Model confidence (mean pLDDT): 82 of 100. The RNA shown here (transfer RNA) has 73 nucleotides and comes from a Thermoleophilia bacterium. Taxonomically the source falls in Thermoleophilia (Bacteria, Bacillati, Actinomycetota). Its Rfam family is "tRNA". It is annotated as a transfer RNA. The RNAcentral record of the sequence draws on ENA.
C1' cells in the first nucleotide's frame, strides 16, 4: 500500500424495509429459606468507536478517520 468484515449497557450480542435501544450473564434493593445456593419481583447502568453529511427523522443510508481481525501484493 489495496479489498472484505467487526465496534451498540460491566462481559456475550440481537436490532428486520430510517420512525418504541433491547435480551442473556453480572451489579443492586425486597420476598422466599434457619442461613447460604437457587428461585421469584422491581430496579440502576448507553457520546450506538469518532467527525460531518443526506432526511421531518440516522444505531441502520454516504464520505472521511481510529482500533481490531482475516484475505491480497
Nucleotide at each position: 500500500g489495496g479489498g472484505c468484515g467487526c465496534a451498540u449497557a460491566g462481559c456475550u450480542c440481537a436490532g428486520c424495509u430510517g420512525g418504541g435501544a433491547g435480551a442473556g450473564c453480572g451489579c443492586c434493593a425486597g420476598c422466599u429459606c434457619g442461613a447460604c445456593a437457587a428461585g421469584c419481583u422491581g430496579g440502576a447502568g448507553g457520546u450506538c468507536a469518532c467527525a460531518g453529511g443526506u432526511u421531518c427523522g440516522a444505531g441502520c443510508c454516504c464520505u472521511g478517520u481510529u482500533g481490531c481481525g482475516c484475505c491480497c501484493a